RNA sequence: AGGGAAGCUCAGAUGUUCGCUGCGCUUUUAAUAGCAUAGAGGAAAGUCCGGACACCAAAGGGCAGGAUACUUCCUAACGGGAAGCUGCAGCAAUGCAGAGCCAGCUCCACAGAAAUAAACCGCCCUGCACUUUUUGUGCAGAGUAAGGGUGAAAUGGUGGUGUAAGAGACCACCGGUAUCUUUGGCAACAAGGAUAGCCAGGAAAGCCUUAUCCGGUGCAAUGCCAAAUAGGAAAGCUAUGAUGCUGCCCGCAUCGCUUUCGGGUAGGCAGCUUGAGCUGUUUCGCGAGAAACAGCCCAGAUGGAUGAACAUCACUUUCGGGAAACCGGAAGCACAGAAUCCGGCUUAUGAACUUCCCUGAUA
Numbered sequence: 001a002g003g004g005a006a007g008c009u010c011a012g013a014u015g016u017u018c019g020c021u022g023c024g025c026u027u028u029u030a031a032u033a034g035c036a037u038a039g040a041g042g043a044a045a046g047u048c049c050g051g052a053c054a055c056c057a058a059a060g061g062g063c064a065g066g067a068u069a070c071u072u073c074c075u076a077a078c079g080g081g082a083a084g085c086u087g088c089a090g091c092a093a094u095g096c097a098g099a100g101c102c103a104g105c106u107c108c109a110c111a112g113a114a115a116u117a118a119a120c121c122g123c124c125c126u127g128c129a130c131u132u133u134u135u136g137u138g139c140a141g142a143g144u145a146a147g148g149g150u151g152a153a154a155u156g157g158u159g160g161u162g163u164a165a166g167a168g169a170c171c172a173c174c175g176g177u178a179u180c181u182u183u184g185g186c187a188a189c190a191a192g193g194a195u196a197g198c199c200a201g202g203a204a205a206g207c208c209u210u211a212u213c214c215g216g217u218g219c220a221a222u223g224c225c226a227a228a229u230a231g232g233a234a235a236g237c238u239a240u241g242a243u244g245c246u247g248c249c250c251g252c253a254u255c256g257c258u259u260u261c262g263g264g265u266a267g268g269c270a271g272c273u274u275g276a277g278c279u280g281u282u283u284c285g286c287g288a289g290a291a292a293c294a295g296c297c298c299a300g301a302u303g304g305a306u307g308a309a310c311a312u313c314a315c316u317u318u319c320g321g322g323a324a325a326c327c328g329g330a331a332g333c334a335c336a337g338a339a340u341c342c343g344g345c346u347u348a349u350g351a352a353c354u355u356c357c358c359u360g361a362u363a
Base pairs, nucleotide, nucleotide: 001359002358003357004356005355006354007353009351010350012313013312014311015310016309017308018307020039021038022037024035025034026033041335045346046345048344049343050342051341052340053218054217055216056215060250061249062248063247065214066213067212068211069210070084071083072082073081074080085098086097087096088095089094099209100208104207105206106203107202108201120148121147122144123143125141126140127139128138129137130136156174157173158172159171160170161169175199176198177196178195179194180193181192182191183190184189222270223269224268225267232261233260234259235258236257237256241255242254243253244252245251277296278295279294280293281292282291283290284289315332316331317330318329319328320327321326
């Protein structure tokens, strides 16, 4: 200098003038007027997960269904996070993945003899025929899977013994697998040892099996007050019943329920923001985090507030001057807007910074 990998921070600041909303204080018949104070994010987004809270509801159980899936830990919990282990990819930094194929079933196109027990070309022996005795060719039978071919993948590999020719048939070494076992580690696992010829693959984002977990609906939940109307009409079921508990069954609770037509209301208050809250210090922990102490209160709207203008500074880009620091001019400043709240994940996006890997060059 170039290429790459991982992580973290911020998301403008100050002042003046005017405007909007909440709480508090004073004032007024009265939000009428004044003062003070606070006022939209890192993702508020998606609604993908997990909860708090409310009701079903007074207790449950099973099946179906769904989710997760290496080990240990963190957390209220999670499909989240931290640290590690194993495998694959990469020169590397690093990234991605993670139960089970001896419970059963299914699939592996085409090519190939054959894709789970198979012989196309070959190799060997026997018989017959032909032939240049040697030898070669053809046919038939019986062996073979070492050599060649096909394929993503063909029944472990190398070397030997042996054989008619071969073959783990046997042997040595290596690899895998199984059983027993040593050391280290909480563990997943890692590094070994002994015995055994046991040696037939892949796919479970294939069906499936195993283990663990899971009620439902959601602030338009739910509760209270006021007002108005028609204590309306009809049909059906009705305790051997109906309704409710997401689906089904058992069980339990209640005593009415369902459908159609028609009428009234659409207002106000609460829920509503003090929280698994934030900030700082110390201690413990590799870490995610935990504990203790101290401090802080930080939107609560409801046709939906949280803004506008001017000036200066900061940042980015660019132009000019300058050795540089810097000075001057111009332009710009991303994605985006709370609605019950919180913890994650995913997506959108501007700028700065840090660490690491590889290549090249210089000293």